[in-house]
RNA sequence: GAGUCGGCCGGGUGAUCGCGGUGGGAAACCACUGAGGAAAGUCCGGACUCCACACGGCAGGGUGGUGGGUAACACCCACCCGGGGUGACCCGCGGGACAGUGCCACAGAGAACAGACCGCCUCCUCGCGGAGGUAAGGGUGAAACGGUGGUGCAAGAGACCACCAGCACCUCAGGUGACUGGGGUGGCUAGGCAAACCCCACCCGGAGCAAGACCAAGAGGAUCCGCCUCGGCGGAUCUGCGGCAACGAUUGAGGGCUGCCCGCCCGAGUUGCCGGGUAGGUCGCACCAGGCCGUUGGCAACAACGGUCGCAGAUGGAUGAUCACCGGGCACUUCGGUGCUCACAGAAUCCGGCUUACGCGCCGACUCGU
Numbered sequence: 001g002a003g004u005c006g007g008c009c010g011g012g013u014g015a016u017c018g019c020g021g022u023g024g025g026a027a028a029c030c031a032c033u034g035a036g037g038a039a040a041g042u043c044c045g046g047a048c049u050c051c052a053c054a055c056g057g058c059a060g061g062g063u064g065g066u067g068g069g070u071a072a073c074a075c076c077c078a079c080c081c082g083g084g085g086u087g088a089c090c091c092g093c094g095g096g097a098c099a100g101u102g103c104c105a106c107a108g109a110g111a112a113c114a115g116a117c118c119g120c121c122u123c124c125u126c127g128c129g130g131a132g133g134u135a136a137g138g139g140u141g142a143a144a145c146g147g148u149g150g151u152g153c154a155a156g157a158g159a160c161c162a163c164c165a166g167c168a169c170c171u172c173a174g175g176u177g178a179c180u181g182g183g184g185u186g187g188c189u190a191g192g193c194a195a196a197c198c199c200c201a202c203c204c205g206g207a208g209c210a211a212g213a214c215c216a217a218g219a220g221g222a223u224c225c226g227c228c229u230c231g232g233c234g235g236a237u238c239u240g241c242g243g244c245a246a247c248g249a250u251u252g253a254g255g256g257c258u259g260c261c262c263g264c265c266c267g268a269g270u271u272g273c274c275g276g277g278u279a280g281g282u283c284g285c286a287c288c289a290g291g292c293c294g295u296u297g298g299c300a301a302c303a304a305c306g307g308u309c310g311c312a313g314a315u316g317g318a319u320g321a322u323c324a325c326c327g328g329g330c331a332c333u334u335c336g337g338u339g340c341u342c343a344c345a346g347a348a349u350c351c352g353g354c355u356u357a358c359g360c361g362c363c364g365a366c367u368c369g370u
Stems, first nucleotide, its partner, number of pairs: 001368008009359001011326007019034006036344001040355002043353005048208004056261003060204005065079005080094001081092004095199002100197002102193003117138002119134006146164006165189001167186008212283004220239008241275007254266004285316001288310001290309008327342006
């Protein structure tokens, strides 16, 4: 000087005013506290809740090298294989193409048990040209049915031979394994696409915090009591509205369990229409697979143990504004300063990830060149 990888930060302090939450106070008010690394996209995975803890088959969906981590994962770590880079390192939607079906654009003569356009060789022909052989050479293409050399041949060809590459099978060694290395045999050669259908292995019940739980209220009805002008009024308790229609009560309406089947469960009401009432509050809900520090184990992801901290929470609606000083960056400068600017965005049941958006910088490790 050029790079590779990882981590950190996300302006600071103070004052005034305003808003949400918690605590204190009789009140006025006071004190404390109040967004993020992504709170975002809602793309995966879970916790939690209800349905019947959820069985079998089909269908459907997902995952896809190996080993480990984790509550779980499409996440993370380590390794293997393939590809790229001089290198640090990066990328991989990485099971199966001898189970079957299908597809391979354009170009090209021919695209999968291939193929004769040019060329080469033989024959016919005076010649133009024609017939046959040929996959060595040229051309097209992402891909043309092993490569090099030789023998052979009319010219050629795994037709034959040597070596190499690759494939299948057997076998030895190493590794938990993916796999790697070696030896032998065989036939001479095997194209790609599974993010095409499909096959194989493993996983997946549905709906979601508007989940869901509790309290209160309510129209109407029943019973009792009291008053009384005998029609009502008031009070208490219980229930939780009324009308019509259809179907139905063990010969089971209807509902649920997964879309279907099987099998099963609940079951006395269900469905439709019309009318009326309540439409308030509390919980779920902020303590957690929690953060930080240390020790130990492990290459690591991570785990165990010990210590310490308490960290937003709504009407699902607050988290802001102004000023001053300081700080970073840029521009100008009469070197005193002046001006502009400081992103992306913004909780809503919670947690673990992924992805995307974004600013000025800082730190560490490593590589290559000089």